[in-house]
RNA sequence: UUUAAUUCUCAGGGCGGGGCGAAAUUCCCCACCGGUGGUAGAUCAAUAUGAUAAGCCCACGAGCGCUCGGACGUUGUCUGAGGUCAGCAGAUCUGGUCAAAGUCCAGAGCCGACGGUUAAAGUCCGGAUGAGAGAGGAUGAAU
Numbered sequence: 001u002u003u004a005a006u007u008c009u010c011a012g013g014g015c016g017g018g019g020c021g022a023a024a025u026u027c028c029c030c031a032c033c034g035g036u037g038g039u040a041g042a043u044c045a046a047u048a049u050g051a052u053a054a055g056c057c058c059a060c061g062a063g064c065g066c067u068c069g070g071a072c073g074u075u076g077u078c079u080g081a082g083g084u085c086a087g088c089a090g091a092u093c094u095g096g097u098c099a100a101a102g103u104c105c106a107g108a109g110c111c112g113a114c115g116g117u118u119a120a121a122g123u124c125c126g127g128a129u130g131a132g133a134g135a136g137g138a139u140g141a142a143u
Base pairs, nucleotide, nucleotide: 001142002141003140005139006138007137008136009135010134016030017029018028019027031123032122033112034111035060036059037058038057042052043051044050045049055110056109063088064087065085066082067081068080069079070078071077072076092108093107094106095105096104114126115125116124
C1' cells in the first nucleotide's frame, strides 16, 4: 500500500412564544431540525494534488406493505424468514454570473414512515437498550 477473512467500537436532529378551544408540543400565526455514500465552477491548505462543502442532483438505509413458513384458532392475532420482491417510500423554482449552474451568489418556495393520543404530530409517546446505509480501529494475509 492492497485485499478481503475474523473481530470490536461508533452510527439522527428538532415545539420556544402566541391564538381558538372542554381538550392540541397534533389545528392556526411566528419558530426549530436535516441520517449515509457519490458528485461539485465554491472555500481552505499546498503542489502529489489533498481536505471540507447539497434535506428537495444520483443512489442507499430504517419503516409500512407484500410473498413464503409456523403457532393459536378463525379469517384475524402473534411469530420466523425473504429484502424490493405488488405497492407506498418526500420535496425547487425564479433572477444573476458564466462557455457551461442540479451544485456558486441573491430571493422566494417546498418536504418529512408506521402505531398511539380528550383534537389531525417531521419536533410528544411507542416498537427501539432494536435495526441499519455506512464510518473508524485491531488482528491476520499478500505485495